Transfer RNA from a Patescibacteria group bacterium, 73 nucleotides, folded computationally. RNAcentral holds the sequence, with entries from ENA and MGnify. Its mean pLDDT, the model's own confidence on a scale to 100, is 82. It matches the Rfam family "tRNA". Rfam classes the family as a transfer RNA. Its family is annotated with triplet codon-amino acid adaptor activity in the Gene Ontology. RNAcentral records the identical sequence in 2 taxa.

RNA sequence: GGCGGUUGGAGCAGUCUGGUAGCUCGUCGGGCUAGGAACCCGAAGGACACCGGUUCAAAUCCGGUACCGCCUA
Numbered sequence: 001g002g003c004g005g006u007u008g009g010a011g012c013a014g015u016c017u018g019g020u021a022g023c024u025c026g027u028c029g030g031g032c033u034a035g036g037a038a039c040c041c042g043a044a045g046g047a048c049a050c051c052g053g054u055u056c057a058a059a060u061c062c063g064g065u066a067c068c069g070c071c072u073a
Base pairs, nucleotide, nucleotide: 001071002070003069004068005067006066009025010024011023012022019056027043028042029041030040031039049065050064051063052062053061
């Protein structure tokens, strides 16, 4: 220098095509059980790495920055 990535506690989707942020696991409460696991029901928890721009509206588009990975010299 080039490419990819950054989204609840963990792992990921959503970005192309802007319109109320979702899935699995985990956590918490309840059911079931003699009790536990499994199973079932419900809930909490993130404004999307950061700054700026465009827009009625940005995780999503544009610019810059930071960090991580790969490639190249």